Small-subunit ribosomal RNA, central domain from an uncultured prokaryote, 346 nucleotides, folded computationally. The full RNA is in RNAcentral, with records from ENA. Its mean pLDDT, the model's own confidence on a scale to 100, is 88.
[in-house]
Context: one part of a larger RNA
RNA sequence: UUGGGUUUAAAGGGUACGUAGGCGGAUUUUUAAGUCCGUGGUGAAAGCCUACAGCUUAACUGUAGAACUGCCAUGGAUACUGGAAAUCUUGAAUUCAGUUGAGGUAAGCGGAAUUUAUGAUGUAGCGGUGAAAUGCAUAGAUAUCAUAAAGAACACCUAUUGCGAAGGCAGCUUGCUGGACUUGAAUUGACGCUGAGGUACGAAAGCGUGGGGAGCGAACAGGAUUAGAUACCCUGGUAGUCCACGCCGUAAACGAUGAUUACUCGCUGCUGGCGAUACACUGUCAGUGGCCAAGCGAAAGCGUUAAGUAAUCCACCUGGGGAGUACGCUCGCAAGAGUGAAACUC
Numbered sequence: 001u002u003g004g005g006u007u008u009a010a011a012g013g014g015u016a017c018g019u020a021g022g023c024g025g026a027u028u029u030u031u032a033a034g035u036c037c038g039u040g041g042u043g044a045a046a047g048c049c050u051a052c053a054g055c056u057u058a059a060c061u062g063u064a065g066a067a068c069u070g071c072c073a074u075g076g077a078u079a080c081u082g083g084a085a086a087u088c089u090u091g092a093a094u095u096c097a098g099u100u101g102a103g104g105u106a107a108g109c110g111g112a113a114u115u116u117a118u119g120a121u122g123u124a125g126c127g128g129u130g131a132a133a134u135g136c137a138u139a140g141a142u143a144u145c146a147u148a149a150a151g152a153a154c155a156c157c158u159a160u161u162g163c164g165a166a167g168g169c170a171g172c173u174u175g176c177u178g179g180a181c182u183u184g185a186a187u188u189g190a191c192g193c194u195g196a197g198g199u200a201c202g203a204a205a206g207c208g209u210g211g212g213g214a215g216c217g218a219a220c221a222g223g224a225u226u227a228g229a230u231a232c233c234c235u236g237g238u239a240g241u242c243c244a245c246g247c248c249g250u251a252a253a254c255g256a257u258g259a260u261u262a263c264u265c266g267c268u269g270c271u272g273g274c275g276a277u278a279c280a281c282u283g284u285c286a287g288u289g290g291c292c293a294a295g296c297g298a299a300a301g302c303g304u305u306a307a308g309u310a311a312u313c314c315a316c317c318u319g320g321g322g323a324g325u326a327c328g329c330u331c332g333c334a335a336g337a338g339u340g341a342a343a344c345u346c
Base pairs, nucleotide, nucleotide: 004317005316006315007300008299012314014201015200016199017198021194022193023192025088026087027086028085029084030083031082033081034080035077036076037075038074039073040072041071042070049065050064051063052062053061054060091191092188093187094186095185096184097182098181099180100179103177104176105175106174107173108172109171110154114150115149116148117147118146119145120144121143125136126135162169163168206247207246208245209244210243211242215241216240220236221235222234223233258313259312260311261310262309263308266291267290268289269288270287271286272285273284274283295302296301319346320345321344328339329338330337331336
């Protein structure tokens, strides 16, 4: 390389948009580039292969043939692919109408809880644990009540619920705004699918500048435990967690399952529509769960939301370690990220 693969054995890019490229619905006409057929030329010799011959045989050598699967030219064929022209509506999209939701973003508001402060009542403990101690407390704590302030998160509703491309999204209200679904009609007429590079988004932690700081809490300090205890437990507690702007660009970014399309028994829940509104207990579209037929699979299992049957395009894998390391390059303020070997060894 061919082949074979990618849920769990190595292997699906974190996700989307999209450039080049690859692939692409139905009908008719045309062209004849691919494709197919014929003919001509060329395809050196030697070698290979076949037949025969020459050295006593063989190797070796000679003669003849075949082959040289290719290229060029030319004459035809036209089903398929391509090019050109025209048409179509089922793919795709748009408009009108309706529905839907924690989709996004900005602002405002709310109650419970917590902590703190002040005041009041009140007196000796509180707190914490397996048991304790550190800690707090007669300078009046804990407890109870009242008032005030602050920050963060939104109990119940709340679920195999819903929405989003993924990350993710949950108190209430309002403004702006993206999407999806459904019914019928109309319009455009293949406008489609995928997508190397590229661009955008991308949890948490971390970084920069400025705010904020209730609770929690890496680091750190102390108390315990223990042979030790740089831990698990306890008392404190800084960064951080929160906000604005700018970086970072990674995760078990998981369904460990790329996107799109078509096809392949059923049963049973849920969500959002439409239809029928009776003489039937049923239909249909989109999504989301459970169980199974066929089939698949090494098995576990998957099974119309496929890991089944096929097609197109992209990404990735090729024994373990060395190693996601070194070097180089690109990006980054840094942390580091991306790309990514070899020697050696089993």